[in-house]
Molecule: transfer RNA
Organism: Tepidisphaeraceae bacterium
RNA sequence: UCAGGGAUCGUCUAGUGGUAGGACGUCGGACUCUGGAUCCGAAAACGGUGGUUCGAAUCCAUCUCCCUGAG
Numbered sequence: 001u002c003a004g005g006g007a008u009c010g011u012c013u014a015g016u017g018g019u020a021g022g023a024c025g026u027c028g029g030a031c032u033c034u035g036g037a038u039c040c041g042a043a044a045a046c047g048g049u050g051g052u053u054c055g056a057a058u059c060c061a062u063c064u065c066c067c068u069g070a071g
Base pairs, nucleotide, nucleotide: 001070002069003068004067005066006065007064010024011023012022013021018054026042027041028040029039030038047063048062049061050060051059
């Protein structure tokens, strides 16, 4: 430099154009003499900028970063 893949709550991970979900963790509550376990509830995310579309995590362009391959 070229080609391919990837970037989603704190972490891991789903979501192939129409309400962003789950697990663990965190916080609050119930239970308990206390803690743990268990149960209930809550907060928490689409890498940046543009484009297409009535509507974009999803499609397109570009930038940044990571992985792999080629030279």